[in-house]
Context: one part of a larger RNA
């Protein structure tokens, strides 16, 4: 490399955007690069094949033919592919008018609860286990009312439901912002799909500075368990977690399923639109479009299971795998303040 594949056997980049490049809808001229044909050249000689000579045969030799091209050149042909010119609308965009919806960004309000202060009340516990102890408490705790400070998170609504490329988004409001979705149809007229490199977002932990600290809690001390307990169970706790500017760029970043487009029975729940029936009117009921789920015909699939949200049939582009360990190591190169990250083998062994 080829070839079969990537849901669980090795294998989908975490996600998107978008650059070269691959592919590209529908008609009608036009070129003639690809493409197809005709003629002509040229592919040396040996070697190779075949056919015949010649050494008594055979090695070897000599004669012919024939093999052998992404091959020039002229000359045709125009159905694809290209190019190129002019229209088309179905793809894809734009206006309209209407809709959902924790999608982001910043502000500002709120009520519960935890904790800690101040005060009244009140008197020996409280707290915490499978039982206990450290721990708190006669310097009055726990309980309980009233005030008050502060940080963080928003019970119920809440769903198998929304929304968003992913990461992810849940109190209430105002502001500004993206993005979907339905109906009629108007315009634009292939503007399209993928994407090597690039950029861009990217949980939690983690790192820098500065804030901030109620709760929870790695590290830590103590108490208990235990043969030991550097744990699991408990009491207390500093980093973190919160917030503002960077940095890290990784996850079982998973539907372990790469993006797009079109094709292939149905039934049932659900969100959102939109038409129609009925209705006094809303439900009900039918029709469609767009999601979310569940079952399930065909087909597939090693089985499990998938199944119009495909792992089915097919097209088109990118990644990506080829036995186990050694090892995602080491060495180098590139990025980080570091922690590491990405890129990434050999030896040896089974």
């Nucleotide at each position: 490399c080829u070839a079969g594949g990537c849901g669980u056997a090795a294998a989908g980049c975490g996600u998107a955007u978008g650059u070269a490049g691959g592919c590209g809808g529908u008609u009608a001229g036009a070129c003639a690069a690809g493409u197809c044909u005709g003629u002509g050249g040229u592919g040396a000689a040996a070697u190779c094949u075949c056919c015949u000579g010649g050494c008594u045969c055979a090695a070897c030799u000599g004669g012919g033919a024939g093999c052998g091209g992404u091959c020039c050149a002229c000359g045709g042909a125009a159905a694809c592919u290209g190019u190129u010119u002019g229209g088309c609308u179905u793809g894809a965009g734009u206006g309209u008018g209407g809709g959902a919806g924790g999608g982001g960004a910043a502000g500002a309000u709120g009520g519960a609860a935890u904790u800690c202060c101040u005060g009244g009340u009140g008197u020996a516990g409280c707290g915490g286990u499978g039982a206990a102890a450290u721990g708190c408490g006669u310097a009055g705790a726990u309980a309980u009312c009233a005030g008050g400070a502060g940080g963080a998170a928003c019970a119920c609504c809440g769903a198998u439901g929304g929304c968003g490329a992913a990461a992810g988004c849940g109190a209430u409001u105002u502001u500004c912002u993206g993005g979907c979705c339905c109906a009629a149809u108007a315009c634009u007229g292939a503007c399209g799909c993928u994407g090597a490199g690039a950029u861009a977002c990217g949980a939690a932990a983690g790192c820098u500075a500065g804030g901030g600290g109620a709760g929870c809690a790695a590290a830590c001390a103590g108490g208990a368990u235990u043969a030991g307990a550097u744990a699991c169970c408990c009491u207390g706790g500093u980093a973190g977690u919160c917030c503002u500017a960077g940095c890290u760029g990784u996850a079982a970043a998973c539907g372990a399923u790469g993006u797009u487009c079109a094709c292939u029975a149905g039934a049932u729940g659900u969100g959102g639109g939109a038409g129609g029936u009925a209705u006094c009117g809303a439900c009900c009921c039918c029709u469609u479009c767009c999601g979310c789920g569940c079952c399930g015909a065909c087909g597939c699939u090693a089985a499990c299971g998938c199944a119009u949200u495909a792992a089915g049939u097919g097209a088109a582009c990118c990644g990506c795998c080829u036995g186990g360990g050694g090892a995602g190591u080491a060495c180098g190169g590139c990025c980080g303040c570091a922690a590491g990250g990405u890129u990434g083998g050999a030896a040896c062994u089974c």
Predicted 3D model of a 350-nucleotide part of an RNA (small-subunit ribosomal RNA, central domain) from a metagenome. Its mean pLDDT, the model's own confidence on a scale to 100, is 88. The full RNA is in RNAcentral, with records from SILVA.